RNA sequence: CGAGGAGGAGAGGUGAUCGCGGCGGGCUCAGGCUCGUGGAGGAAAGUCCGAACUCUACAGGGUAGCGUGCCGGGUAACUCCCGGUCCUGGUAACAGGAAGGAAAGUGCCACAGAAAAUACACCGCCCAAGUCCUGCUUUCGGGUAGGGCCGGUAAGGGUGAAAAGGUGCGGUAAGAGCGCACCGCAUUUCUGGUAACAGAGAUGGCAGGGUAAACCCCACGUGGAGCAAGACCAAAUAGGGGAGAUGCCAAGGGGUGGCCCGCCCCGAUGCUCCCGGGUAGGUCGCUUGAGCCGUCGGGUAACCGGCGGCCCAGAUGAAUGAUCACUACCCACCGCUCUCGGGUGGUGGGAACAGAAUUCGGCUUAUCUUCUCCUCCGAUC
Numbered sequence: 001c002g003a004g005g006a007g008g009a010g011a012g013g014u015g016a017u018c019g020c021g022g023c024g025g026g027c028u029c030a031g032g033c034u035c036g037u038g039g040a041g042g043a044a045a046g047u048c049c050g051a052a053c054u055c056u057a058c059a060g061g062g063u064a065g066c067g068u069g070c071c072g073g074g075u076a077a078c079u080c081c082c083g084g085u086c087c088u089g090g091u092a093a094c095a096g097g098a099a100g101g102a103a104a105g106u107g108c109c110a111c112a113g114a115a116a117a118u119a120c121a122c123c124g125c126c127c128a129a130g131u132c133c134u135g136c137u138u139u140c141g142g143g144u145a146g147g148g149c150c151g152g153u154a155a156g157g158g159u160g161a162a163a164a165g166g167u168g169c170g171g172u173a174a175g176a177g178c179g180c181a182c183c184g185c186a187u188u189u190c191u192g193g194u195a196a197c198a199g200a201g202a203u204g205g206c207a208g209g210g211u212a213a214a215c216c217c218c219a220c221g222u223g224g225a226g227c228a229a230g231a232c233c234a235a236a237u238a239g240g241g242g243a244g245a246u247g248c249c250a251a252g253g254g255g256u257g258g259c260c261c262g263c264c265c266c267g268a269u270g271c272u273c274c275c276g277g278g279u280a281g282g283u284c285g286c287u288u289g290a291g292c293c294g295u296c297g298g299g300u301a302a303c304c305g306g307c308g309g310c311c312c313a314g315a316u317g318a319a320u321g322a323u324c325a326c327u328a329c330c331c332a333c334c335g336c337u338c339u340c341g342g343g344u345g346g347u348g349g350g351a352a353c354a355g356a357a358u359u360c361g362g363c364u365u366a367u368c369u370u371c372u373c374c375u376c377c378g379a380u381c
Stems, first nucleotide, its partner, number of pairs: 001378001002376009012327007020039001022037006041353001045364002048362005053226004065222005070084005085099001086097004100217002105215002107211003122157002124153003130149008165183006184206001185204008230284004240275005252266005291310008329350009
């Protein structure tokens, strides 16, 4: 230099002019005016997890459903973070892991292949045992060579993502944990570690593939809705309830009475006042909080503690903007200079993703610039 890996920082500054909305002061003819002050983010985003807060439900327990699942720690809490273990990927720096159970049961395993799980036998290998045929031989009991049947085998080949431990030696008819050594596995003991786990020894020739983000089993957690939560104030109009005045007339009801008339009582559809519910509208919730900054201490770290300082948007058809000047940063070109890494001057260009809406802690995604550390099969000096 090249190719990679990990972590961090910033997201311009100052001034002027115009504009927007918050808060405080002053003025006011109640429409506003004026002064001061402060006004988006690292992700404000996705709304994916966890909480605070609010309402609702609830004696207690269980089940279903959903979520989580190595160990230790952090935290208000988490499926998050930190440290570690094991596995996987990478030469490495380093990265990833939803990492309990397949020896409770069920299901599934395409294609290929003999066989995908009660293991099996396609090409092979073998003819020891049994049996048949043929040759040779015979002391007639048999022996021996070749071939077949029945059979043995799981070494080798072949299929597959995956085939009943691996390598080697012995062994055998050929083979095979059949025997042995080492590795692996299982059980067990000891040692180290808080633990996950690791190491060492002993014993056993050795269980029976994979899949649980398939059903399932085990353990733990979990009620629901969300600031349009929710609380308060409260018009106009309509409707509900009550009281009063007027009226005592009309419909209707009741009483008296055997019945009718009569008499008595009730009775307002109109007026005035009051009460209560909801709506429009308004206020609160609303931003002082698991807060931010600095410093010291503890801890490998996440994080925690002490002390000091600070107050930092709160809109609601929804403010937080625009222009100009100087300057900082990055890029390109040109010039000068150099210790060849750069330095400096001029001109031109660039400056991303995006935008609060109850508030926090995380995760994920989008995006510009820059710095530091680390690794290496490589190239050059």